[in-house]
Context: one part of a larger RNA
RNA sequence: CGCUGGAGAUUUGAGAGAAACUGAUACUAGUACGAGAGGACCGUGUUGGACAGACCGCUAGUGUACCUGUUGUGGCGCCAGCUGCAUCGCAGGGUAGCUAUGUUUGGAACAGAUAAGCACUGAAAGCAUCUAAGUGCGAAGCUCGUCUCAAGAUGAGAUCUCCCUUAAGGGUCGUUGUAGACUACGACGUUGAUAGGCUGCAGGUGUAAAGGUGGCAACAUCAAAGCUGAGCAGUACUAAUUACGC
Numbered sequence: 001c002g003c004u005g006g007a008g009a010u011u012u013g014a015g016a017g018a019a020a021c022u023g024a025u026a027c028u029a030g031u032a033c034g035a036g037a038g039g040a041c042c043g044u045g046u047u048g049g050a051c052a053g054a055c056c057g058c059u060a061g062u063g064u065a066c067c068u069g070u071u072g073u074g075g076c077g078c079c080a081g082c083u084g085c086a087u088c089g090c091a092g093g094g095u096a097g098c099u100a101u102g103u104u105u106g107g108a109a110c111a112g113a114u115a116a117g118c119a120c121u122g123a124a125a126g127c128a129u130c131u132a133a134g135u136g137c138g139a140a141g142c143u144c145g146u147c148u149c150a151a152g153a154u155g156a157g158a159u160c161u162c163c164c165u166u167a168a169g170g171g172u173c174g175u176u177g178u179a180g181a182c183u184a185c186g187a188c189g190u191u192g193a194u195a196g197g198c199u200g201c202a203g204g205u206g207u208a209a210a211g212g213u214g215g216c217a218a219c220a221u222c223a224a225a226g227c228u229g230a231g232c233a234g235u236a237c238u239a240a241u242u243a244c245g246c
Stems, first nucleotide, its partner, number of pairs: 001152001005163007015149004021049007033038001051106005059100004066093005071086006111143002117137004169246001171244002173189005194239003197235005203228003211222004
């Protein structure tokens, strides 16, 4: 821009794509078959491999503005306590998120038409013959079926609701994240929990400083302390003001 008034939702599915794998084992059954040795079809169940999707409760990683220990050196006048730099200085842990090695799910069944093939009925050709007329079975293959996209499907579909110029709706702007390079998409904008802050909790680290007590001291204890990024709630304290186009 189109879809022939303008919008907001919910959809149908022409069409397109994805997937499609396979082993072992148990029962049936030591049955059918076979002199024996051996040993099934059909059917039912269990459990794997590889591959693919999703997710983070568990396990395991990462986690450079989380916590702790510690070395060298500089600074805060000194002690104490902090702090800069040294690969995040090094080391031990680790929330959210992101992950796999972790968890979970999937391949199907059913149906239709068939291939090779197997048949029924059956003439030409008094017989025979699956074929000539007619009929049936038959594959991981074909069409469906499963999942995803999908009306620019210009053949532009359908349903519901709203609006009539003082419009519905949408945009700009702002706070933002389940989104993200930008854009787009989603949430919110005081009739407000959208983000930050604060409070509480969860989780992490592992018992802060100062002081008291004990000890000659190292240290122990008061103390599950102190600190704390992303998590979960609550709370308008801060910022989402006012407004302007279509």
The prediction has a mean pLDDT of 87. Large-subunit ribosomal RNA, domain VI from a metagenome, 246 nucleotides, folded computationally.